[in-house]
Context: one part of a larger RNA
RNA sequence: ACCGGCGAGUUACCAUGUCGUGCGAGGUUAAGUAGAAAAUACGGAGCCGUAGCGAAAGCGAGUCUUAAUAGGGCGAUAGUACGACGCGGUAGACCCGAAACCAGGCGAUCUAGCCAUGAUCAGGUUGAAGGUUGGGUGAUACCAACUGGAGGACCGAACCGACCCCCGUUGAAAAGUUGGCGGAUGAAUUGUGGCUAGGGGUGAAAUACCAAUCGAGCUUGGAGAUAGCUGGUUCUCCCCGAAAUAGCUUUAGGGCUAGCGUCAAAGUGAAGUCCCGUGCAGGUAGAGCACUGAAUAUAUGAUGGCCUCAUCCCGAGGUACUGAUUGUAAUCAAACUCCGAAUGGCAUGGUGAUAUAUUUGGCAGUCAGACUGCGGGUGAUAAGGUCCGUGGUCAAAAGGGAAACAGCCCAGAUCAUCAGAUAAGGUCCCAAAAUUCUUGCUAAGUGGAAAAGGAUGUGGGGAUGCACAGACAACUAGGAGGUUGGCUUAGAAGCAGCCACCCUUCAAAGAGUGCGUAAUAGCUCACUAGUCGAGUGACCCUGCGCCGAAAAUUUACCGGGGCUAAGCAAGAUACCGAAUCUAUGGAUUGUAUAUUUAUAUACAGUGGUAGGGGAGCGUUCUAAGUGCGUUGAAGCUAUACCGUAAGGAGUGGUGGAGCGCUUAGAAGUGAGAAUGCCGGU
Numbered sequence: 001a002c003c004g005g006c007g008a009g010u011u012a013c014c015a016u017g018u019c020g021u022g023c024g025a026g027g028u029u030a031a032g033u034a035g036a037a038a039a040u041a042c043g044g045a046g047c048c049g050u051a052g053c054g055a056a057a058g059c060g061a062g063u064c065u066u067a068a069u070a071g072g073g074c075g076a077u078a079g080u081a082c083g084a085c086g087c088g089g090u091a092g093a094c095c096c097g098a099a100a101c102c103a104g105g106c107g108a109u110c111u112a113g114c115c116a117u118g119a120u121c122a123g124g125u126u127g128a129a130g131g132u133u134g135g136g137u138g139a140u141a142c143c144a145a146c147u148g149g150a151g152g153a154c155c156g157a158a159c160c161g162a163c164c165c166c167c168g169u170u171g172a173a174a175a176g177u178u179g180g181c182g183g184a185u186g187a188a189u190u191g192u193g194g195c196u197a198g199g200g201g202u203g204a205a206a207u208a209c210c211a212a213u214c215g216a217g218c219u220u221g222g223a224g225a226u227a228g229c230u231g232g233u234u235c236u237c238c239c240c241g242a243a244a245u246a247g248c249u250u251u252a253g254g255g256c257u258a259g260c261g262u263c264a265a266a267g268u269g270a271a272g273u274c275c276c277g278u279g280c281a282g283g284u285a286g287a288g289c290a291c292u293g294a295a296u297a298u299a300u301g302a303u304g305g306c307c308u309c310a311u312c313c314c315g316a317g318g319u320a321c322u323g324a325u326u327g328u329a330a331u332c333a334a335a336c337u338c339c340g341a342a343u344g345g346c347a348u349g350g351u352g353a354u355a356u357a358u359u360u361g362g363c364a365g366u367c368a369g370a371c372u373g374c375g376g377g378u379g380a381u382a383a384g385g386u387c388c389g390u391g392g393u394c395a396a397a398a399g400g401g402a403a404a405c406a407g408c409c410c411a412g413a414u415c416a417u418c419a420g421a422u423a424a425g426g427u428c429c430c431a432a433a434a435u436u437c438u439u440g441c442u443a444a445g446u447g448g449a450a451a452a453g454g455a456u457g458u459g460g461g462g463a464u465g466c467a468c469a470g471a472c473a474a475c476u477a478g479g480a481g482g483u484u485g486g487c488u489u490a491g492a493a494g495c496a497g498c499c500a501c502c503c504u505u506c507a508a509a510g511a512g513u514g515c516g517u518a519a520u521a522g523c524u525c526a527c528u529a530g531u532c533g534a535g536u537g538a539c540c541c542u543g544c545g546c547c548g549a550a551a552a553u554u555u556a557c558c559g560g561g562g563c564u565a566a567g568c569a570a571g572a573u574a575c576c577g578a579a580u581c582u583a584u585g586g587a588u589u590g591u592a593u594a595u596u597u598a599u600a601u602a603c604a605g606u607g608g609u610a611g612g613g614g615a616g617c618g619u620u621c622u623a624a625g626u627g628c629g630u631u632g633a634a635g636c637u638a639u640a641c642c643g644u645a646a647g648g649a650g651u652g653g654u655g656g657a658g659c660g661c662u663u664a665g666a667a668g669u670g671a672g673a674a675u676g677c678c679g680g681u
Stems, first nucleotide, its partner, number of pairs: 001681006011091004016086008026048003032042003052059002062074004094232002097229001101222006112196009121186001123155003126151001130147006159183003163180002167176001198214001200210003207216001235616006245258005259366002261363006272354003275350006286339001287337002292333003296329004304321001305319005369394010399410003414586004419582003425576003428561003434573001436572006447563001453547002457544006464537003474531005480504003485499003510525001514523002587606009617670001619667010635654005641648002
């Protein structure tokens, strides 16, 4: 890992609801006795009901409150016993699962410390105190040699340890091996026996050790501890079908009540929803500046300052400072409003549509929501962000489209069909259907990613200047004089800079557009004439394109091929395309009608998680009835049969002794999952 078996809402009592049965203003027995541990009989104690109201006295179909005869509260004839089922309570209460807590025992054969009694430490080195002899001193001290053999002394085996690296890492080993390494007469090591015990012991102290277990040993019991947590929870079909919200919560991944689901009943008889008419409230969007604030320009110029004059007092004038007020113009606001919608809301009417709605009761589930459109807060007008409101989808929805893609677009799968029509989206090939039609645009593979910004790309529209009295461009020629204007300057002559910017000649020519020089010079432009001969210049709005444009495995920003349309815009006609719709046949639910009461017809339905309701299949056993079997039961096996499903037959083979069916009843009643348990391979 697979296969097989086992494996989870049970039982008792109580309460409550529904259904069934009996009796009914009543219903019913319990223990016990008899009996067969039965049925049943006896047993009326007791329980529920038959009257309530009030704190009570009490009154009573009423009563309490009260001054009240008012008003109001609670009441004014259906129960009861048993059974089945739903759900709740108390019990382990659907099953498995803790870490822990407590009690009683068992452990110091491992290890820690201690006690008693034993044992062990090759060899080598160093050479303390003391001593002896000699020297030395007044005597000591002191010195030398020899002797001596001290030391948690030195080197180094056994022994004890464990600092480094490799190897080993499903090992040879649940801590080891090889090679180096530390201690090795000591606080040394070790044998045997003994002592200390878990709320404890021991600890040269690491929470370290107390039998491969230690922030509290092991074992048995309390015990099925508890688990708002995780996992699992076994046959079928039919009907309906949620929620991820509010309030409260030592509450936030849990609960309670409400909301939303389902089932039953009741009564009103359309209350519900939508539409139309009428009426009403409102202060959002927008808009506005009349208030409150913000804020720009300009005019006005209060107050205060500064300057001048005057100064004996009164003052007078100026100001490019400050900037109140007021006017004009143009603005802004969630906490501004002189205004003010659409939607939405409420009420009412409808000889409009539809079929809900309400109440009571049983049973729930839900309280982590997600994305998307629209209106907003928050954030950075960031997020597949976060928080509200309002629709949709997913959740709980399959099918078609979007290459692939819960939340986007289309569309809601009862079943069957080798029939038809369509939606979104498509129609060159992959790949079903137009290489369809009309008119334009694009040249960028734009299409098939992006901004500020940039550009004689190109199409459409508008308004405008010049132009056959010859424009624009090009070419030829001119582009002068006063004058080198004045100033400045070393110089300044059109052309460093400042000021002014005139006059004359002319077809025209600036006190000069640019280059240039030290300054001149030189080139050029404006401007003019000629040549040429028809358009040309500067703008505004708009369609489609261009540049701006660098990323990491591989083209890789059309799904691909490929496309100049098979791209874009506008229009047209066909076709394809889904589980949609239609057609035909079948099943089933609800309502209505009809009747022969289980059928027919009509209409409307039949996606579905949590969940509610309904109807069934199968397994084991029991009772009654009825059957099969050695002429072959069960089981196993093969098989093209039947049923809407769970399932049920027939026949052959195998097997070798039991087993069905009908109607009821009772459950150890259905496995694929629980890192399930046991066995096998």